[in-house]
Two RNAs folded together computationally: RNase P RNA and transfer RNA, 433 nucleotides in total.

RNA sequence: GGAGUCGGCCAGACAGUCACGGGGUACGCAAGUGCCGCGAGGAAAGUCCGGGCUCCACAGGGCAGGGUGCCAGGUAACGCCUGGGCGGCGUGAGCCGACGGAAAGUGCAACAGAGAACAGACCGCCGAACGGUGCCGCAAGGCAUGCGUGGCAAGGGUGAAACGGUGCGGUAAGAGCGCACCGCGUGCGGGGACAACGCCGCACGGCAUGGCAAACCCCACCCGGAGCAAGACCAAAUAGGGGAGCAUUGGCGUGGCCCGCGCUGCUCCCGGGUAGGUUGCUCGAGCCUGGCGGCGACGUCAGGCCUAGAGGAAUGACUGUCCACGACAGAACCCGGCUUACCGGCCGACUUUUUUU
RNA sequence: GCUCCCUUCGUCUAGUGGCCCAGGACACCGCCCUCUCAAGGCGGGAACACGAGUUCGAGUCUCGUAGGGAGCGCCA
Numbered sequence: 001g002g003a004g005u006c007g008g009c010c011a012g013a014c015a016g017u018c019a020c021g022g023g024g025u026a027c028g029c030a031a032g033u034g035c036c037g038c039g040a041g042g043a044a045a046g047u048c049c050g051g052g053c054u055c056c057a058c059a060g061g062g063c064a065g066g067g068u069g070c071c072a073g074g075u076a077a078c079g080c081c082u083g084g085g086c087g088g089c090g091u092g093a094g095c096c097g098a099c100g101g102a103a104a105g106u107g108c109a110a111c112a113g114a115g116a117a118c119a120g121a122c123c124g125c126c127g128a129a130c131g132g133u134g135c136c137g138c139a140a141g142g143c144a145u146g147c148g149u150g151g152c153a154a155g156g157g158u159g160a161a162a163c164g165g166u167g168c169g170g171u172a173a174g175a176g177c178g179c180a181c182c183g184c185g186u187g188c189g190g191g192g193a194c195a196a197c198g199c200c201g202c203a204c205g206g207c208a209u210g211g212c213a214a215a216c217c218c219c220a221c222c223c224g225g226a227g228c229a230a231g232a233c234c235a236a237a238u239a240g241g242g243g244a245g246c247a248u249u250g251g252c253g254u255g256g257c258c259c260g261c262g263c264u265g266c267u268c269c270c271g272g273g274u275a276g277g278u279u280g281c282u283c284g285a286g287c288c289u290g291g292c293g294g295c296g297a298c299g300u301c302a303g304g305c306c307u308a309g310a311g312g313a314a315u316g317a318c319u320g321u322c323c324a325c326g327a328c329a330g331a332a333c334c335c336g337g338c339u340u341a342c343c344g345g346c347c348g349a350c351u352u353u354u355u356u357u
Numbered sequence: 358g359c360u361c362c363c364u365u366c367g368u369c370u371a372g373u374g375g376c377c378c379a380g381g382a383c384a385c386c387g388c389c390c391u392c393u394c395a396a397g398g399c400g401g402g403a404a405c406a407c408g409a410g411u412u413c414g415a416g417u418c419u420c421g422u423a424g425g426g427a428g429c430g431c432c433a
Stems, first nucleotide, its partner, number of pairs: 001353010012322007020039002023036005041328001045339002048337005053227004060259004065223005070084005085099001086097004100218002105216002107212002122156002124152003129149003132145005164182006183207001184205007192197001231279004241270006250264004272432003286305008323326001358429007367383004375413001385401005406422005
């Protein structure tokens, strides 16, 4: 120098003028005016998870349903994060993983293929056994043949998947049939780790226990429902009306159902009125700096800071200068995550390769 | 803002993970029939919103994205 990995930060900059939305302050009866200060994001997004807050019983018991799924930790909580284990990818830095159970049960596997789950013989291999045929032999029998009954699963072939691998022995041919090594499983012991797990040794088992649980299911753990149009207060308005249905073993309280608890009419249709204000609303699991503990996520202590809060809904326009010419995109109760979108730039750590010394 | 639902030919739809390079109806195109049109008959084209994953195999199962649709004030 090239190629690359991981982490963090920024998101045109500066100056001026005029607007816009809240807040404070001064003047004013008021309308308003002056001054000061603040005013979108890393994703404000998707609404996919988790929590706060509020109401329903301080959400209680059971069933159903849903979610999560190696181990340990962090956290208010999580499906998030951190560290570790195992598996896979990469030369490597590193990256990825819905990663419990298929030796509890049920189920599924099209087509091809001989055979698809405790299976099977198309090509093939064999001639040991029984039978047949032929030849030889006086006979006992021997030889040949692969024709029938048969034996085998080494090789070929099918498939996404075919019931361990290599070698030696063995045999008619073969086969864990036997043996050695490797792999696998089970049990025991030792030591490492909190654990997942891994290492070593011994014994047993010829291999049983193939795949799919993002099929039902089993096991362990977790989950009550709703959402700021939640909820609270004030005000206004009147036809608090009419009809139908159901009704005390009932109905309602948004609960999926039952129990329980609370209330006592409820549901639908037609018709009517009003759609104003205040609050919830932003000081919070908050941000910045530093110390300490921890590998880390994070925790804790000290000091400092206040940083949008609307309700048709504000953050824009113009001028000047400069550059690398500016992406995705706009808060609506609030936080922690995940996911998705995104022109580019900067910093740090590391890997690999080439050249030079 | 919140809560739900749905995407298969042009339209309406069917579709237990495999017999599906997806079936039907209407519409469209061509031919036959007819003097002509309609009706009828025969034939044809035309679709799983997109991207990943699970699986031997996905329209179907799971996740993400995109698009579309519906509902939600108070008296009560």
It holds a member of the Rfam family "Bacterial RNase P class A". By type it is a ribozyme.